The RNA shown here (transfer RNA) has 84 nucleotides and comes from Candidatus Uhrbacteria bacterium RIFCSPLOWO2_02_FULL_49_11. NCBI's taxonomy places the organism under Bacteria, Bacteria candidate phyla, Candidatus Uhriibacteriota. It matches the Rfam family "tRNA". Gene Ontology term of the family: triplet codon-amino acid adaptor activity. The prediction has a mean pLDDT of 80.
[in-house]
This record gives sequence, C1' cells and structure tokens, in this order.
RNA sequence: GCCCGGGUGGAGGAAUUGGCAGACUCGCAACACUUAAAAUGUUGUGACCGUAAGGUCGUGUGGGUUCGAGUCCCACCCCGGGCA
Repeated sequence: GCCCGGGUGGAGGAAUUGGCAGACUCGCAACACUUAAAAUGUUGUGACCGUAAGGUCGUGUGGGUUCGAGUCCCACCCCGGGCA
C1' cells in the first nucleotide's frame, strides 16, 4: 500500500428486507428478608438542562440520501485478521 471483519449505556451484547435505540446478562443504587451479612426477591439505572412538568442531545468522527438511518452511500480515525 491493497483486501476482509469490527467500533452501540459502567461491562458484555442484541436490534440485519431503513420504522419506538439500548432487548437480555452482569455491575451499581434503593427497598424487602436477616441479630448482621451473604444469597434471594422487587424497583430503578444513557448524558445534559430544569424545583418539577418537560426539553435537548446520544450507536467512533464529519458529511450525504430519505418523511424517517445503528442499518444505505462518501471521506477520515481507531482495533483485529489476511496479502504484498
């Protein structure tokens, strides 16, 4: 240099003919249970702003297509593999 695969909450990891982003597991927090813990159960858990109602943003970065993009197109960055 060329080719292939990948990048999504705190972690792993779904969403694949473009249609509510974050299912599910783990972690974490509160509560229940306990003399106290562990285990177990219930509820919650992306970020920012706001007293709240609510609003804005968010799938590596920047653009494009589209009514609508994690998904399609272009460029770039990073990780892994292959070829030279």